[in-house]
RNA sequence: UGGGGGGUGGUCUAACGGGCAGGACGCUGGGCUCUGGACCCAGAGGUCGGGGUUCGAAUCCCUGCCCCCCAG
Numbered sequence: 001u002g003g004g005g006g007g008u009g010g011u012c013u014a015a016c017g018g019g020c021a022g023g024a025c026g027c028u029g030g031g032c033u034c035u036g037g038a039c040c041c042a043g044a045g046g047u048c049g050g051g052g053u054u055c056g057a058a059u060c061c062c063u064g065c066c067c068c069c070c071a072g
Base pairs, nucleotide, nucleotide: 001071002070003069004068005067006066007065010025011024012023013022019055027043028042029041030040031039048064049063050062051061052060
């Protein structure tokens, strides 16, 4: 540099013919308990950046950045 794949809370992972971004672990608070790291309840936290299309974009289009694989 060319081709292919991929960027969603701290981590892992859903959303699939565009329609309120969900779950697990972790974290915080509370409960329970002799205690607890076990169990129960509640809560905070996310779509890589910028444009475009659309009533509506994580999703489609353009562009940039980053990661992985292949080739040179």
This is a predicted structure of a 72-nucleotide RNA (transfer RNA) from a marine sediment metagenome. Its Rfam family is "tRNA". From the family's description: Transfer RNA (tRNA) molecules are approximately 80 nucleotides in length. Their secondary structure includes four short double-helical elements and three loops (D, anti-codon, and T loops). Further hydrogen bonds mediate the characteristic L-shaped molecular structure. tRNAs have two regions of fundamental functional importance: the anti-codon, which is responsible for specific mRNA codon recognition, and the 3' end, to which the tRNAs corresponding amino acid is attached (by aminoacyl-tRNA synthetases). tRNAs cope with the degeneracy of the genetic code in two manners: having more than one tRNA (with a specific anti-codon) for a particular amino acid; and 'wobble' base-pairing, i.e. permitting non-standard base-pairing at the 3rd anti-codon position.